[in-house]
RNA sequence: AGAGUAAGUCAGCUUAAUCCAGCAAAUCAUACUUCGUGAUGCUGGAGCGGAGGAACCAAAUUGUGGGGCGUAUCUUAUAUAAAGAGGGGCAUCUCUCAGCCCUAGCCCGUCAGCUAACUUCGUAGGCAUUGAGAGGAGACUGA
Numbered sequence: 001a002g003a004g005u006a007a008g009u010c011a012g013c014u015u016a017a018u019c020c021a022g023c024a025a026a027u028c029a030u031a032c033u034u035c036g037u038g039a040u041g042c043u044g045g046a047g048c049g050g051a052g053g054a055a056c057c058a059a060a061u062u063g064u065g066g067g068g069c070g071u072a073u074c075u076u077a078u079a080u081a082a083a084g085a086g087g088g089g090c091a092u093c094u095c096u097c098a099g100c101c102c103u104a105g106c107c108c109g110u111c112a113g114c115u116a117a118c119u120u121c122g123u124a125g126g127c128a129u130u131g132a133g134a135g136g137a138g139a140c141u142g143a
Base pairs, nucleotide, nucleotide: 007141008140009139010138012127013126014125018046019045020044021043022042023041026040027039028038029037030036047123048122049121050120051119052118057113063110065111066108067107068106069105073085074084075083076082086103087102088101089100090099093135094134095133096132097131098130
């Protein structure tokens, strides 16, 4: 040089719900001779997600009110995922096949189509494991 190649190992899930900085100063956990590290509180920012809101266009349609977040709607029915259709999820990403699971809940308050500028809100919570084939990317080790 071959070559960071062949090959091997690794990666938690749902969800927008993650990351960074500062402040406070107590508690908890961990380590412990000591220093420290992480979580809880508050503020701000970035990223991500949602709502309202012109023109044009659309719709005119208002009590069986209307609308929003969300996959969570529709049909039958005994109104219970019980069945079906449709929709959503399953461990790094995409596709195919098979298998399994879910199809809730909450909010606005008589009112909102789309919607540039603009305004505004959220960044909770709940869980513990799916295999095969094809293709692609990352980290570590590495002939």
Molecule: c-di-AMP riboswitch aptamer (ydaO/yuaA leader)
Organism: Calothrix sp.